[in-house]
RNA sequence: AUGGUCACCGGGGAUGGAGUCCCCCCUUAACCGCCCCCGGCUGAUGACUCCUGCGAAGAC
Numbered sequence: 001a002u003g004g005u006c007a008c009c010g011g012g013g014a015u016g017g018a019g020u021c022c023c024c025c026c027u028u029a030a031c032c033g034c035c036c037c038c039g040g041c042u043g044a045u046g047a048c049u050c051c052u053g054c055g056a057a058g059a060c
Stems, first nucleotide, its partner, number of pairs: 010025004016051006033041003
């Protein structure tokens, strides 16, 4: 790295991880941001808290 068998385990909510709550979906799915679209804007959350990363301002 690949294949087989058995057991257990759902997934998603615009960029990472964890907890809680809420909502949505059942693979025909939920989901895949916005605007005036040569370009421009907000944000690591659905919400709250924490961590990591990033950005802005100030102090030492």
The RNA shown here (Fluoride riboswitch aptamer (crcB RNA motif)) has 60 nucleotides and comes from an uncultured Caulobacteraceae bacterium. The coordinates come from a structure-prediction model, not an experiment, and the mean pLDDT is 80. Rfam family: Fluoride riboswitch aptamer (crcB RNA motif). For this family Rfam cites "Widespread genetic switches and toxicity resistance proteins for fluoride" (Baker et al., Science, 2012). Of the family's consensus pairs, 100% are formed in the model. It was read from a public genome assembly, where an Rfam model found it.